[in-house]
RNA sequence: GGGGUGAGUAACGCGUGGAUGAUCUACCCUUGGGACCGGGAUAACAGUGGGAAACCGCUGCUAAUACCGGGUACGCUUCAUACUUCAUUGUAUGAGGGAAAGGCGGCCUCUGACUUAAGCCGCCGCCCGAGGAUGAGUCCGCGUCCCAUUAGCUUGUUGGCGGGGUAACGGCCCACCAAGGCUUCGAUGGGUAGCUGGUUUGAGAGGAUGACCAGCCACACUGGGACUGGAACACGGCCCAGACUCCUACGGGAGGCAGCAGGGGAAUAUUGCGCAAUGGGCGAAAGCCUGACGCAGCGACGCCGCGUGAGGGAAGAAGGCCUUCGGGUCGUAAACCUCUGUCAGGAGGGAAGAACCGCUUGAAGCUGAAUAGGCUUUGAGCCUGACGGUACCUCCAGAGGGAGCACCGGCUAACUCCGUGCCAGCAGCCGCGGUAAUACGGAGGGUGCUAGCGUUAAUCGGAAUCACUGGGCGUAAAGGGUGCGUAGGCGGUGGUGUAAGUCAGGUGUGAAAUCCCUCGGCUCAACCGGGGAACUGCACUUGAAACUGCACUACUUGAGUACUGGAGAGGACGGCGGAAUUCCCGGUGUAGGAGUGAAAUCCGUAGAUAUCGGGAGGAACACCAGUGGCGAAGGCGGCCGUCUGGACAGUAACUGACGCUGAGGCACGAAAGCGUGGGGAGCAAACAGGAUUAGAUACCCUGGUAGUCCACGCUGUAAACGAUGGAUACUGGAUGUCGGGGCGCGAGCCUCGGUGUCGUAGCUAACGCGAUAAGUAUCCCGCCUGGGGAGUACGGUCGCAAGGCUGAAACUCAAAGGAAUUGACGGGGGCCCGCACAAGCGGUGGAGUAUGUGGUUUAAUUCGAUCAACGCGAAGAACCUUACCUGGGUUUGACAUCCCGCGAAUCCCCUAGAGAUAGGGGCGUGCCCUUCGGGGAGCGCGGUGACAGGUGCUGCAUGGCUGUCGUCAGCUCGUGCCGUGAGGUGUUGGGUUAAGUCCCGCAACGAGCGCAACCCUUGUCCUUAGUUGCCAUCGGGUAAUGCCGGGCACUCUAGGGAGACCGCCCGGGUCAACCGGGAGGAAGGUGGGGACGACGUCAAGUCAUCAUGGCCCUUACGCCCAGGGCUACACACGUACUACAAUGGCGGGUACAAAGGGAAGCCAAGCCGCAAGGCGGAGCCAACCCCAAAAAAACCCGUCCCAGUCCGGAUUGCAGUCUGCAACUCGACUGCAUGAAGUCGGAAUCGCUAGUAAUCCCGGAUCAGCAUGCCGGGGUGAAUACGUUCCCGGGCCUUGUACACACCGCCCGUCACACCACGAAAGUUGGUUCUACCCGAAGUCGCCGGGCUAACCUCGGAGGCAGGCGCCGACGGUAGGGCUGAUGAUCGGGGUGAAGUCGUAACAAGGUA
Repeated sequence: GGGGUGAGUAACGCGUGGAUGAUCUACCCUUGGGACCGGGAUAACAGUGGGAAACCGCUGCUAAUACCGGGUACGCUUCAUACUUCAUUGUAUGAGGGAAAGGCGGCCUCUGACUUAAGCCGCCGCCCGAGGAUGAGUCCGCGUCCCAUUAGCUUGUUGGCGGGGUAACGGCCCACCAAGGCUUCGAUGGGUAGCUGGUUUGAGAGGAUGACCAGCCACACUGGGACUGGAACACGGCCCAGACUCCUACGGGAGGCAGCAGGGGAAUAUUGCGCAAUGGGCGAAAGCCUGACGCAGCGACGCCGCGUGAGGGAAGAAGGCCUUCGGGUCGUAAACCUCUGUCAGGAGGGAAGAACCGCUUGAAGCUGAAUAGGCUUUGAGCCUGACGGUACCUCCAGAGGGAGCACCGGCUAACUCCGUGCCAGCAGCCGCGGUAAUACGGAGGGUGCUAGCGUUAAUCGGAAUCACUGGGCGUAAAGGGUGCGUAGGCGGUGGUGUAAGUCAGGUGUGAAAUCCCUCGGCUCAACCGGGGAACUGCACUUGAAACUGCACUACUUGAGUACUGGAGAGGACGGCGGAAUUCCCGGUGUAGGAGUGAAAUCCGUAGAUAUCGGGAGGAACACCAGUGGCGAAGGCGGCCGUCUGGACAGUAACUGACGCUGAGGCACGAAAGCGUGGGGAGCAAACAGGAUUAGAUACCCUGGUAGUCCACGCUGUAAACGAUGGAUACUGGAUGUCGGGGCGCGAGCCUCGGUGUCGUAGCUAACGCGAUAAGUAUCCCGCCUGGGGAGUACGGUCGCAAGGCUGAAACUCAAAGGAAUUGACGGGGGCCCGCACAAGCGGUGGAGUAUGUGGUUUAAUUCGAUCAACGCGAAGAACCUUACCUGGGUUUGACAUCCCGCGAAUCCCCUAGAGAUAGGGGCGUGCCCUUCGGGGAGCGCGGUGACAGGUGCUGCAUGGCUGUCGUCAGCUCGUGCCGUGAGGUGUUGGGUUAAGUCCCGCAACGAGCGCAACCCUUGUCCUUAGUUGCCAUCGGGUAAUGCCGGGCACUCUAGGGAGACCGCCCGGGUCAACCGGGAGGAAGGUGGGGACGACGUCAAGUCAUCAUGGCCCUUACGCCCAGGGCUACACACGUACUACAAUGGCGGGUACAAAGGGAAGCCAAGCCGCAAGGCGGAGCCAACCCCAAAAAAACCCGUCCCAGUCCGGAUUGCAGUCUGCAACUCGACUGCAUGAAGUCGGAAUCGCUAGUAAUCCCGGAUCAGCAUGCCGGGGUGAAUACGUUCCCGGGCCUUGUACACACCGCCCGUCACACCACGAAAGUUGGUUCUACCCGAAGUCGCCGGGCUAACCUCGGAGGCAGGCGCCGACGGUAGGGCUGAUGAUCGGGGUGAAGUCGUAACAAGGUA
């Protein structure tokens, strides 16, 4: 020098620009001069000795371009003097000092000499100067990360004089003197970091970064040190110390890959080739050395290029997947046909990179006597290739060998099936998965990219999300509590100067590479080369002078002063006053007072409360009083006085920018609190008692202490709020008020200052603000940057304390927020409805029974059903039904379609069996066709497989149907308008209605679904019709009856019509809608009743009516049968029936319905039975006959006499009847007997507003039989409604909201459990750093000079070496600190965690705002 690395370093280290008049520079170039005369050693080598080794000692010999002395020398150097320069520079003179080396080749012309050098020639060297080039040292301006929870640092420190040292300035070092130096423009300390050109990202500004390449720096095992040298404090040198590794014969030695390979390692390449090129060192040269370098190898690590084929090809093959079973898709994809030939493979050819040097040979020049020789220059030829037989070229063969990865819920491009079932899993964010998952896993298909594709980590972007470009702060995070004021920032008008900023030109620099443009070279590209541009910077220089700055000068409008005037709870201090509360004294007076939702504690017969008089004391000042006033804010309120601050108006005399803001700082600063001392009437934390309550450490009450008051001193906070910093200027109005001024007779007008309201433009996310801005601008300050953790911890600081100020992080969440919208909700408000309450009548809840349900039980007691399930599905469970259980059977099935065989079907009988079923027997063929063989329909039996079947699951996969809010009056749309938008308007408002009914108004105008009406029924009349209905008139007949003739008037039946519309009148009302009253009318204001149920809500109900997707079962979860169960029973609930009696029971008598049903039916008369019922058989397919008889209650008469009864009928016994195959489990009814509970029902609760409730009977559906249930019919037939406060439900408007699965909402804190991070902590243990001291290696320097010593000398020495001493000094040690980390029993709070505990704090007046 080259190569490596990034530890250290926050520094003149780096970058940039300068300085060196403060310096050095080997090799190289140019140039001047020189190279004289001498001397002594020593290695190798030889001999010998020691050691394991590394190595070392002694003796002896020798050379030099090694070493030394002398001489000479310049313009070299040192000193002195003088002159010179801005300057330490330069010049001159004098004195002193300092050099050297030869080697190689050739020659004999000169010299010497006789083939040699001492001579000559050439080349290479040597010494002293000068200059250049190159490189380096040093100094300076500017720039260069984070922390202020680091604020003060410094003694060689800052400077001076002198000296030492260096190539060189310097406190670099030393002695002395002085006391300085740095710092909020961030010193010191801590953390982190090599810096730059650049790289990456970005529109840019900026951010991040500093791999490769290039420049600089630093380092070389760690620390210290010097030596040598031109250059080092030295990567492959030395010494010392330390750690580590290795060798050893234990005595002692050796080592430093952050060179190239290689090993190790979680991980990042080969122990490769070559000096052919480029470059370097040495050499005269050949050449040698060179892991610099050139190449190759490995890695898809990146960039670039290329390929895996191209064209044709539809029966859209097979196969896969899906399927609505039709088909779709993979898909022209494949096959197949026709082509092409890159890459890879094989064969052959085959570069450029090379020119030097050298050798050979020419030419010219120089030297020389020379055509020898030598040297220099210049031609020709030869020689030299690691890569490498590589790049490249040709030929051969052949579609032949060559495609993956991620993704497919949204963002985001790409969808289906299966599996799985909050599991397994996915996930960047939101989020998927709990039985149909486009989100998990697989598959098919698709999308994207492609020799790659994904993942992870990182940076920038998007992020205007730190905002210079380019943000904000009323309510989202954010205005400091307020003022005064320091530094700083900013600053009015005119002029002159200057030129720091600024602007323009020029010069230098801004290395190269990179980026960009252009041209060119590899087939293209990546890559590389040439040129250009750029490098936004810095410095110097020449100008300009508008703006800013600076200097000077002038001005008056900003600011201030002066004078005049009035307003004010402005502040401080002193004094005074009345009302009231309380207390004390006295009088009158007697039983209460006080307090509350209600009470109690409490006071009072010892005399309270009440009342009168007197007194004491403290605090606060009613009315005036006002979106009035004053103050910077906090705040200030009786009256008077003293002192005092500020604002305002007017006048325009004075100063002349004196201004604005304001980091730090200082002062003020409500309430509570603290200290000391007073004071203490009322009030009143704490506390006590009484209540309330599940509890009540609260709300309410009775007491009551600090405190509230005063003085002095602290504290320094607040929803200190206008949640809005200060100043200045500008920008439509309207209206009120306070203070002042001007004008006017006055009303009033103008104006300055303050304080309110409404509003224009504008602003704002909206709300809102709007001359008192949140508008438009400028200046200055403060503050914000997701929520929680947390205003916490630690540190610092202030405080007596309480605590204040400053103020994090870990961890955790996917939000936390603002404004507004629509709903819902409120123990918010307004208006209004409803048997909602109230008023009334009757019930339920108590009893017995019936019935349903829960529960329990059971083999089973099948299943479903929250208000809106519970006499419900059930309008009829003994078998059946039946779905459940037990047992017995059955398997193409009880049922459907298709196929094959046999037979017709059907009917009857026997045997076994509980039956299903099994076995056997008998009768016996029809129908259609026929070719007379048979075939077919239907049915039965047997068989095969497709299939049947399932009341198995999912009502949270569904259709349909239904319930509920709710017969409530609402729900929406189009267009327009308003709003950024959600959305609003319409639909709100004023009236009115049963009604979003109607009217009026209105940025709305219209419309739809609902309401109403149209439909059915009922009430009146008319008309049509007149049997089976009816009977007024006429006739006949009977004991009697529409019984008969007759009639259709009436009733009635059932068709059609009329009628009611606020139409008429009066009044009210907005000349309205409509309301009140009246007339008429059968009916009057929707006449009564029914059917009819908007948009929607409840994942409401139903897979068991039915239908249906998916799943599940298939000799069973299907089917058949017998028996059992659904009927159980200690209980609980719902719904009913019957009662408890006298408005009644019983007995007797007597009257009046409607609506229905009837052929497997209703069943008359008559007879039998006490009765249920039986026998019987007429009539009726029904306005005809029957059920049917008697409607019952009512009414009349009688009896009972208040009693568990002549009430009540349960229960039980006996005897029967009927239905049915069969009444045991388990039917209904009858008769006789039995006679239970029950004497009107606790809390609570239901229905009903008129032909209603209540009460009384009648009928029907289902059904063999079986209602106290259900559906319907008629009879009798009330009471009450003041009213809307309250309960419930609902409608409209409005309000609040932290709710939106919407109050059955949301949500807080303790406790318990688990996990996580953090803080504290007796300590323990590291790191780092400081101070003092001890020890003191190596080594430089200084001193000593006594040991040793070749060169020199005047022989004494000088000098040198060794040695000794000293200063400094690394490591190490002792002691004490600072900072920082880890850890620590335990303590503390914090965070997080599907279903824990306690309460209910907050959100609606959240139930005490």
Overview: A computed fold for a 1409-nucleotide RNA from a metagenome, annotated as small-subunit ribosomal RNA. The coordinates come from a structure-prediction model, not an experiment, and the mean pLDDT is 85.